[in-house]
Predicted 3D model of an 81-nucleotide RNA (transfer RNA) from a Dysgonamonadaceae bacterium. The sequence was found in a public genome assembly. NCBI's taxonomy places the organism under Bacteria, Pseudomonadati, Bacteroidota, Bacteroidales, Dysgonomonadaceae.
RNA sequence: GCGGCAGUGGUGUAAUGGUAGCCACGCCAGCCUUAGGAGCUGGUGCUGAAAGGCGUGGGGGUUCGAGUCCCUUCUGCCGCA
Numbered sequence: 001g002c003g004g005c006a007g008u009g010g011u012g013u014a015a016u017g018g019u020a021g022c023c024a025c026g027c028c029a030g031c032c033u034u035a036g037g038a039g040c041u042g043g044u045g046c047u048g049a050a051a052g053g054c055g056u057g058g059g060g061g062u063u064c065g066a067g068u069c070c071c072u073u074c075u076g077c078c079g080c081a
Stems, first nucleotide, its partner, number of pairs: 001080007010025003018064001026044006045054003057073005
């Protein structure tokens, strides 16, 4: 330099172009315990008093609608030279 794959919450990971966050872990609170662990229950993106707004690496496009399709770019990995 060329080609390919990947990037989603705190972490891993799911989601047929139709409510972004399924499932697990972690974390927080409570129950339980003498205490801790295990177990059980609930909660857990950002902003805002609320209503609402924003959020899938960055930017742009297609579409009524994009994590998903197209272009470009960044980062990582693999292959070729």